[in-house]
Context: one part of a larger RNA
Molecule: small-subunit ribosomal RNA, 5' domain
Organism: uncultured bacterium
RNA sequence: GAUGAACGCUGGCGGCGUGCUUAACACAUGCAAGUCGAACGGAGUUACGAGGGAGCUUGCUCUUUUGUAACUUAGUGGCGGACGGGUGAGUAACGCGUGGGUAACCUGCCCCAUACAGGGGGAUAACAGUCAGAAAUGACUGCUAAAACCGCAUAACAUCGGGAUACCGCAUGAUAUUCCGGUCAAAUAUUUAUAGGUAUGGGAGGGGCCCGCGUCUGAUUAGCUUGUUGGUGAGGUAACGGCCCACCAAGGCGACGAUCAGUAGCCGUACUGAGAGGGUGAACGGCCACAUUGGGACUGAGACACGGCCCAAACUCCUACGGGAGGCAGCAGUGGGGAAUAUUGCACAAUGGGGGAAACCCUGAUGCAGCGACGCCGCGUGAGUGAAGAAGUAUUUCGGUAUGUAAAGCUCUAUCAGCAGGAAAGAAAAUGACGGUACCUGACUAAGAAGCCCCGGCUAACUACGUGCCAGCAGCCGCGGUAAUACGUAGGGGGCAAGCGUUAUCC
Numbered sequence: 001g002a003u004g005a006a007c008g009c010u011g012g013c014g015g016c017g018u019g020c021u022u023a024a025c026a027c028a029u030g031c032a033a034g035u036c037g038a039a040c041g042g043a044g045u046u047a048c049g050a051g052g053g054a055g056c057u058u059g060c061u062c063u064u065u066u067g068u069a070a071c072u073u074a075g076u077g078g079c080g081g082a083c084g085g086g087u088g089a090g091u092a093a094c095g096c097g098u099g100g101g102u103a104a105c106c107u108g109c110c111c112c113a114u115a116c117a118g119g120g121g122g123a124u125a126a127c128a129g130u131c132a133g134a135a136a137u138g139a140c141u142g143c144u145a146a147a148a149c150c151g152c153a154u155a156a157c158a159u160c161g162g163g164a165u166a167c168c169g170c171a172u173g174a175u176a177u178u179c180c181g182g183u184c185a186a187a188u189a190u191u192u193a194u195a196g197g198u199a200u201g202g203g204a205g206g207g208g209c210c211c212g213c214g215u216c217u218g219a220u221u222a223g224c225u226u227g228u229u230g231g232u233g234a235g236g237u238a239a240c241g242g243c244c245c246a247c248c249a250a251g252g253c254g255a256c257g258a259u260c261a262g263u264a265g266c267c268g269u270a271c272u273g274a275g276a277g278g279g280u281g282a283a284c285g286g287c288c289a290c291a292u293u294g295g296g297a298c299u300g301a302g303a304c305a306c307g308g309c310c311c312a313a314a315c316u317c318c319u320a321c322g323g324g325a326g327g328c329a330g331c332a333g334u335g336g337g338g339a340a341u342a343u344u345g346c347a348c349a350a351u352g353g354g355g356g357a358a359a360c361c362c363u364g365a366u367g368c369a370g371c372g373a374c375g376c377c378g379c380g381u382g383a384g385u386g387a388a389g390a391a392g393u394a395u396u397u398c399g400g401u402a403u404g405u406a407a408a409g410c411u412c413u414a415u416c417a418g419c420a421g422g423a424a425a426g427a428a429a430a431u432g433a434c435g436g437u438a439c440c441u442g443a444c445u446a447a448g449a450a451g452c453c454c455c456g457g458c459u460a461a462c463u464a465c466g467u468g469c470c471a472g473c474a475g476c477c478g479c480g481g482u483a484a485u486a487c488g489u490a491g492g493g494g495g496c497a498a499g500c501g502u503u504a505u506c507c
Stems, first nucleotide, its partner, number of pairs: 001506003005503005012379006018372002020337001025335003029332003034079003039076002042073015086290003095215008105207003110203007118152001120150002127142006158183009168173001188195002216262003223253003228250006235243001265287004271278002292313005315326004343369001345368003351365001352363004382412004392403004416448001419442004426434001451496005456477003462491005472479002
């Protein structure tokens, strides 16, 4: 000098930041991912109209069938739940950083371009009925729709197999042209506008994989390895590869530190230092890993998926004992642990995200507010004048000296706080949580606002009394045994100041 700090004493205001470093301990409760009726068939409510029937008050009421419109939405279907948010347990690794490679790859939504969209089919949820169950949920029968599902047709500049030619390359091969044969598409909705569908190529952005170099400690860890190292073939993958498998060979790594053990997310940054370095990885940003523990795949453009599924384990809860339900390392909040870390707040107004043609809906992302001197910064606690100098207090050689222009008194001012009135930008037409906030104006009173540490030397600042190697102090040297500037108190002084000291840690 620094800190995500804590502790002691003290504490006026504002702005901007920041706040579980410990138990990746367990979690009550609420919320954190939905949306689309312009994909679909139903169902419900309301309004209006038409037809039939019944009652009577003869123009009303009731009931039924049917049509239209608006609204709502359990289900099928689409897109999104792989983003955003959290945490740092694991990981010493191509994990991260940096520079390359992919002649070994993928890519939903978005943008550009080309071509196309023909004609059919069978189901199923919802619903109705029956049944089982305490529940969670499930079974059977029957009906129905689609942009759900399945054939058929068409099709190349797609793809597969084969042939030929050209060109590039050291090369396995890549690319281009051409011929023959095979294979693969589609979805419509609508009142208009419009929104979508299929195939292919390109782009943008995103991702996968590979390589060089760098990346803590220990030799009181010296040998390690059998899918191990390489080859051939087959499989698998979007893709290369012992990635996996069969066979063959016996290799591969290691004092330039393998293996083992310990510790640890990495980086940009930030801290310190003249620098070189050292230590660090909170907040913010990039990457990685994880989601009670372990394993697995499904769906999908993308996951081996925090608020999805299955299995096993531990724990908790419900139960009619047959069986079920759950996962805060999301935001708040609770218990526990700890020296120690906040509200079960407001709003989608802004920025951004998801869905939708849109209106709009959702969004504990985010924007704000609340709490904490936790940090940084700014401001205030008054200004001027005022005695050869009040009182009090301390001291004294009893003369005085100090506190001290300090106070009082007089004259002013009003920043902040308090009171009253007005009142934004942030929204280019509407929409403001913040917020009657920032800010402006007026009236009002010096009023409401100073402490903490130190005074032997280092180190700025001294006297008195008490104590008497006691009580105590102390960062080091050291003070204290009867005149202690070192202990305790007082007066005075020094330093910093809404803080001041102490402790811990780093340079």